A computed fold for a 369-nucleotide RNA from a Gammaproteobacteria bacterium, annotated as Bacterial RNase P class A. It matches the Rfam family "Bacterial RNase P class A". Rfam classes the family as a ribozyme. Its mean pLDDT, the model's own confidence on a scale to 100, is 75.
[in-house]
RNA sequence: GAAGCCCGCCAGACUGCCGCUGGUGCAAGCCGCAAGGACGACGUGCAAACGUCGGGUGGAAACACCGCACUGGAGGAACGUCCGGACUGCAUAGGGCAGCGUAGCAGCUAACGGCUGUCCACUGAAAUGCGUGUACGCAAGUGCGCGUUAUAAGGUGAGGAUCAGAGCAACAGAGACGAGCCGAUUAAGUUCGGGUGAAACGGGCAAUCUCUACGCGCAGCAAUACCAAGUAGGCACACGUUGACGGGGCCCCCGGAGUGUGCGGGUAGGUAGCACCGAGCCACUGAGUGAUCAGUGGCCCAGAUUAAUGGCAGUCACAUUGAGGGCAACCUCAAUGCACAGAAUCCGGCUUAUCGGUGGGCUUCACAC
Numbered sequence: 001g002a003a004g005c006c007c008g009c010c011a012g013a014c015u016g017c018c019g020c021u022g023g024u025g026c027a028a029g030c031c032g033c034a035a036g037g038a039c040g041a042c043g044u045g046c047a048a049a050c051g052u053c054g055g056g057u058g059g060a061a062a063c064a065c066c067g068c069a070c071u072g073g074a075g076g077a078a079c080g081u082c083c084g085g086a087c088u089g090c091a092u093a094g095g096g097c098a099g100c101g102u103a104g105c106a107g108c109u110a111a112c113g114g115c116u117g118u119c120c121a122c123u124g125a126a127a128u129g130c131g132u133g134u135a136c137g138c139a140a141g142u143g144c145g146c147g148u149u150a151u152a153a154g155g156u157g158a159g160g161a162u163c164a165g166a167g168c169a170a171c172a173g174a175g176a177c178g179a180g181c182c183g184a185u186u187a188a189g190u191u192c193g194g195g196u197g198a199a200a201c202g203g204g205c206a207a208u209c210u211c212u213a214c215g216c217g218c219a220g221c222a223a224u225a226c227c228a229a230g231u232a233g234g235c236a237c238a239c240g241u242u243g244a245c246g247g248g249g250c251c252c253c254c255g256g257a258g259u260g261u262g263c264g265g266g267u268a269g270g271u272a273g274c275a276c277c278g279a280g281c282c283a284c285u286g287a288g289u290g291a292u293c294a295g296u297g298g299c300c301c302a303g304a305u306u307a308a309u310g311g312c313a314g315u316c317a318c319a320u321u322g323a324g325g326g327c328a329a330c331c332u333c334a335a336u337g338c339a340c341a342g343a344a345u346c347c348g349g350c351u352u353a354u355c356g357g358u359g360g361g362c363u364u365c366a367c368a369c
Base pairs, nucleotide, nucleotide: 001365002364003363004362005361006360007359008358009357010356012316013315014314015313016312017311018310020073021072022071023070024069025068026067030037031036039054040053041052042051043050044049055066056065057064058063075340080350082349083348084347085346086345087220088219089218090217099216100215101214102213103212104118105117106116107115108114119159120157121156122155123154129148130147131146132145133144134143135142136141160211161210165209166208167205168204177202181194182193183192184191224272225271226270227269234263235262236261237260238259239258245255246254247253278300280299281298282297283296284295285294286293287292318337319336320335321334322333323332324331325330
């Protein structure tokens, strides 16, 4: 330098204006710097006293919202919901059957079907090598073309078992898993041969059932816990045809078989779960081939359910196209574009999508020193 591979990082920047949403503090009743006190309301209580509350709006309540300041606010895949866990309930989820899943060996991990290392099998460039044709050349050789072997980095693997049992095998072939059949031969299934086919009597396939080993209880944040209307049921007590109760306060009068109070479960609604203390993130050091682990220091990092994370304008960057200029590298102007996609209980993986930019490493070959 050429070719082939592998692993990372970023995911437009800045300014102005207008918004959305989480957290913290203040404001937020009166007096007091504060501790606290006074007053009022409500609840419990015979009382003394104790407890809760004190702005506005919504609400029966639970609870939520309303102002100002500071501050946080999408991703590498938040996607898919495929695998594994945390957490919660079900009897403190313990044993067996069934069912499902995994499968070389060793390790990592909270766990895994994930990841790491390694063995085996397959694959992997005609670069190089080899053979050959041709062109040039005195030759050495060089260029181009054809053919071909093995491999590099790398990639893929559904890589336990066919001395338990069952099942299966296209086409060709007389015969395809049961052993036999065909031809020749012999005293005798005694001996020899049999084109086809991947496979012809001894085997193959477990990506068919099956067996072996190991793992998995079931359901999932619409889990689950708490507060709690209206309506309709339920339970208890009291009153009631000797008239409770209703007809807006009372009487007459009329209607009249239920009425009232309390308790309990559930629903709407609300709160928690749930958003900073964790399998957390960053840096350094150490152990290990590595996945990973340990130590030290620093940091706190989105969060709803009418569901936030945005909109507009400008400048710059990047890409493409066109025009102009320049010997060229390139410069100027204009237009267009600037992906895939968006949290919803959380975490570890895997898969899939993605305009572009950028860094590092490995292998082979060629050249130079």